[in-house]
RNA sequence: CUUAUCGAGAGGGGUGGAGGGACCGGCCCGCUGAAGCCCCGGCAACCAGAUGGAAUGGCGCGUAUUUUCGGCCUUCCGUCUCAUGGUGCCAAGUCCGGCAGGCCCUCACGAACAGGGUGAUGAG
Numbered sequence: 001c002u003u004a005u006c007g008a009g010a011g012g013g014g015u016g017g018a019g020g021g022a023c024c025g026g027c028c029c030g031c032u033g034a035a036g037c038c039c040c041g042g043c044a045a046c047c048a049g050a051u052g053g054a055a056u057g058g059c060g061c062g063u064a065u066u067u068u069c070g071g072c073c074u075u076c077c078g079u080c081u082c083a084u085g086g087u088g089c090c091a092a093g094u095c096c097g098g099c100a101g102g103c104c105c106u107c108a109c110g111a112a113c114a115g116g117g118u119g120a121u122g123a124g
Base pairs, nucleotide, nucleotide: 001124002123003122004121005120006119011040012039013038014037015036019029020028021027023098024097025096026095041090042089043088046086047085048081049080050079051078052077053076054075055074057073058072059071099115101113104110
């Protein structure tokens, strides 16, 4: 940089000793012990495998040609299996907002909105 996902799920102990929730604002968590580190445990199923359907894109076979049929690859939408391994994760929706739009409203504030942005994680 590309792409997929992010309203579900799953925490105890030891050590440590004041921070943490990415940033800013808010709101929370924290001396009934934060971050970090270690141990053990758990969640999930991205990386694996099998399979159904669809698209028509490609390849090949058959055919004089076309149509049609069958096979393989690709893409898309699903289903199922494993939990050994590589990661990840285990307060609150990515904790909420930040930008834009319409809606309520005279305006502002503000509530809600499967958008965008930001961030995180996997795969490449």
SAM riboswitch aptamer (S box leader) from a soil metagenome, 124 nucleotides, folded computationally. The prediction has a mean pLDDT of 75. It matches the Rfam family "SAM riboswitch aptamer (S box leader)". Rfam describes the family as follows. The SAM riboswitch is found upstream of a number of genes which code for proteins involved in methionine or cysteine biosynthesis in Gram-positive bacteria. The sequence is in RNAcentral, with records from MGnify.